[in-house]
RNA sequence: UUUCCGAACGGGCAAACCCGUCGAAAGGCGGGGGCGCAAAACCGCGGGUCUACGGCCGAGAGAUCGGUCAGGACAGCCGGGUUGCCGAA
Numbered sequence: 001u002u003u004c005c006g007a008a009c010g011g012g013c014a015a016a017c018c019c020g021u022c023g024a025a026a027g028g029c030g031g032g033g034g035c036g037c038a039a040a041a042c043c044g045c046g047g048g049u050c051u052a053c054g055g056c057c058g059a060g061a062g063a064u065c066g067g068u069c070a071g072g073a074c075a076g077c078c079g080g081g082u083u084g085c086c087g088a089a
Stems, first nucleotide, its partner, number of pairs: 006086001012037002017032006035076001041082003045079003048074003054069006
């Protein structure tokens, strides 16, 4: 110096929920709040999950209802890629 691992030190992030806001929704952002996380940092590449404005199909006199499809979303679902703090056994 590097790799594996994860004691300690200094810290870091922030679940549910609440408020505000954007969105058709899933969900995102901000504030509060901490369930947890050694990559719970970043990336939608593979799998998976969620939603359906809109498209298509069906029922209905109609209002509507049902089915199906991400182009939408989830990085704290898994895998993968990239980068990174500390330095005991």
The RNA shown here (c-di-GMP-I riboswitch aptamer) has 89 nucleotides and comes from an Acetobacteraceae bacterium. Of the family's consensus pairs, 95% are formed in the model. NCBI's taxonomy places the organism under Bacteria, Pseudomonadati, Alphaproteobacteria, Acetobacterales, Acetobacteraceae. The coordinates come from a structure-prediction model, not an experiment, and the mean pLDDT is 89. The sequence was found by an Rfam model in a public genome assembly.